[in-house]
Context: one part of a larger RNA
Molecule: large-subunit ribosomal RNA, domain II
Organism: biogas fermenter metagenome
RNA sequence: UCCGGCGAGUUACCGUUGGCAGCGUGGUUAAGUCCUUCCGGGACGAAGCCGUAGGGAAACCGAGUCUUAAUAGGGCGAAUUUGUUGUCGGUGGUAGACGCGAAACCCAGUGAACUACCCAUGAGCAGGUUGAAGCGCGGGUUAUACUGCGUGGAGGACCGAACCCACUUGGGUUGAAAACCGAGGGGAUGACUUGUGGGGAGGAGUGAAAGUCUAAUCAAACUGGGAGAUAGCUCGUUCUCUCCGAAACAGCUUUAGGGCUGGCCUUGAGCCACUAUAUUGCGGGGGUAGAGACACUGAAGUGCAGAAGGGCCCAUCCCCGGGUACCUUCUCUAACCAAACUCCGAAUACCGCAAUAACUAUCUCAGGAGUGAGUCCGCGAGGGAUAAGCUUCGCGGUCGAGAGGGAAACAACCCAGAUCGCCAACUAAGGCCCCAGAUAGGUACUUAGUCACUAAGGAAGUUUUAGCGCAGAGACAGCCAGGAUGUUGGCUUAGAAGCAGCCACCAUUUAAAAAGUGCGUAACAGCUUACUGGUCGAGCGCUAGAGCGCCGAUAAUGAACGGGAGUAAGUACCUAGCCGAAGUUGCGGAAUCGCAAGAUUGGUAGGAGAGCGUUGUAUGGGAGACACGAGGGAUACCGCAAGGAGUCCUGUAGGCCCAUACAAGUGAUUAUGCCGGA
Numbered sequence: 001u002c003c004g005g006c007g008a009g010u011u012a013c014c015g016u017u018g019g020c021a022g023c024g025u026g027g028u029u030a031a032g033u034c035c036u037u038c039c040g041g042g043a044c045g046a047a048g049c050c051g052u053a054g055g056g057a058a059a060c061c062g063a064g065u066c067u068u069a070a071u072a073g074g075g076c077g078a079a080u081u082u083g084u085u086g087u088c089g090g091u092g093g094u095a096g097a098c099g100c101g102a103a104a105c106c107c108a109g110u111g112a113a114c115u116a117c118c119c120a121u122g123a124g125c126a127g128g129u130u131g132a133a134g135c136g137c138g139g140g141u142u143a144u145a146c147u148g149c150g151u152g153g154a155g156g157a158c159c160g161a162a163c164c165c166a167c168u169u170g171g172g173u174u175g176a177a178a179a180c181c182g183a184g185g186g187g188a189u190g191a192c193u194u195g196u197g198g199g200g201a202g203g204a205g206u207g208a209a210a211g212u213c214u215a216a217u218c219a220a221a222c223u224g225g226g227a228g229a230u231a232g233c234u235c236g237u238u239c240u241c242u243c244c245g246a247a248a249c250a251g252c253u254u255u256a257g258g259g260c261u262g263g264c265c266u267u268g269a270g271c272c273a274c275u276a277u278a279u280u281g282c283g284g285g286g287g288u289a290g291a292g293a294c295a296c297u298g299a300a301g302u303g304c305a306g307a308a309g310g311g312c313c314c315a316u317c318c319c320c321g322g323g324u325a326c327c328u329u330c331u332c333u334a335a336c337c338a339a340a341c342u343c344c345g346a347a348u349a350c351c352g353c354a355a356u357a358a359c360u361a362u363c364u365c366a367g368g369a370g371u372g373a374g375u376c377c378g379c380g381a382g383g384g385a386u387a388a389g390c391u392u393c394g395c396g397g398u399c400g401a402g403a404g405g406g407a408a409a410c411a412a413c414c415c416a417g418a419u420c421g422c423c424a425a426c427u428a429a430g431g432c433c434c435c436a437g438a439u440a441g442g443u444a445c446u447u448a449g450u451c452a453c454u455a456a457g458g459a460a461g462u463u464u465u466a467g468c469g470c471a472g473a474g475a476c477a478g479c480c481a482g483g484a485u486g487u488u489g490g491c492u493u494a495g496a497a498g499c500a501g502c503c504a505c506c507a508u509u510u511a512a513a514a515a516g517u518g519c520g521u522a523a524c525a526g527c528u529u530a531c532u533g534g535u536c537g538a539g540c541g542c543u544a545g546a547g548c549g550c551c552g553a554u555a556a557u558g559a560a561c562g563g564g565a566g567u568a569a570g571u572a573c574c575u576a577g578c579c580g581a582a583g584u585u586g587c588g589g590a591a592u593c594g595c596a597a598g599a600u601u602g603g604u605a606g607g608a609g610a611g612c613g614u615u616g617u618a619u620g621g622g623a624g625a626c627a628c629g630a631g632g633g634a635u636a637c638c639g640c641a642a643g644g645a646g647u648c649c650u651g652u653a654g655g656c657c658c659a660u661a662c663a664a665g666u667g668a669u670u671a672u673g674c675c676g677g678a
Stems, first nucleotide, its partner, number of pairs: 001678006011095013026050003032044004054061002064076004098236002101233001105226006117199008125190001127159003130155001134151006163187003167184005202218001204214002239611006249262005263371002265368006275361001277357008290344001291342002297338002303332001305331006311324004374399001376397008404415003419589004424585003430579003433564003439576007451566001457551002461548010478535005484508003489503003514529001518527002590601004612667001614664009628654001631650005637644002
């Protein structure tokens, strides 16, 4: 993992609500007693309970009562009426209360055969090395000390087996082994190792201390019990069909992944009023969007503006005074900002009234819920960085609980809401060269394979629109020629001659020519430009807008039209077609609601309804001796389904089938479910 079997809303009592039944001149008995065939039952039994009256804390009063000084007002009642007993269903409570599941807590016991420590009594430690104290002899001293050579045999001494340990590493790691094997390593006369016997234990022991060890279990052992502890948590919860169908919000919560009440769903009953809803018309209030600024509050801040005060500078014996690109306030002027500004002010929304519409809902009461983690998209806002597939609200939509078509693939985007069947038709979004259902025509644009990822910014890309200017009295560009004189203007300067800098920027000759546009020189020179003539011969220059393109464009395997391919099969506009869905239509069937006509039938949580099957009980019926037949195997039949017949084969149990009613240990692909098997 698979197969088979087992496996989860039960039972008792007490409420509540509905169906059904009995009685209602109220209903009903409990214990108990009596009777009785098969022990099922029958009769009696009114004690008690519910109802028939309420109000008050109560005394108490009573269709009233309580409050109160009150005959006032007010609260709860009456008037306005219906029960009770049983049974079945829904649901609540008390019980383990749908099932399985803790970690833990407490009580009583069992454990030191493992291990930690202690006590008693025993045992073990090859071999080799070193050579302490002491002692002897010699030297030495007055004598000691000291010293040499021997002797001696100390040590948590040295090397190293047994023995004990476990530092490193390789293997092993569904192992040979729930701690091992190999190679090395440490201790090895000691705080050593070990046998046997004994001691103390669960908030306790033991501990050279690691929360270590206390029988493969230890931050509190194990066994039994309280015990089905509790689990706002996780998982699981078993047949079918039909009708309706949510929520992920508000308030409160030691509350935030849980609850309670409300909201939203469902079932039943009541109520049909223009009550709710939609559209239109009429009437309202508002201070949002926008806008505004001598209409306030505040922000910001312009001026050859003005005024006042202050600062600074100049001047000054003092008083006067001058300047100011600084600060503040005021006035004026031009422009301008605001969620917590408003002289103004929409669209919507909301409220009221009226008309119209409608197979409608709203509303009230009662039973049953679930939900209270939401998600993305569009719009309006707050937070954030006008970041986030971010976060918090508001309005709407989708998904959630929604299949189908499109977007290559793609809960949330676009189209569209699946009762079932059909080898029928029309459309939506989106498409129509091939993959792949369906296409042709026209007018433009694009040359980038743009199309088919992006910005600031950049550019004589190209098309088009508009404005201004020049142009056959010859423009623009090119070419040829001129581009001069006073003068080297004055100043400055070593020099300053068009061209370092300052000032001025005149005049003359001219077709035209600057007291000079740039390069250049030490300064001149030289080149060039403005400007003019000639040549040429038709458009040229500048500015602004729009369309489509270009660059900007860099990431790790090759990957940004879905691919092929395409110059349209790209882009914009137009025309006529077609394809395309579970949409719509046609034909046929089913169900719900409805008198009918007809309408409706996606669905999670959840509510409601109708059924199928299993085991058994009771009653009635049926088949059967060439048996019948549960169970097993096969099967093209019936039923919307759960399921059910018939026929054939098998058939070791002994019963089987049908109808009605009843009672449940009544339905399993999931619980890291349990047991057995593969």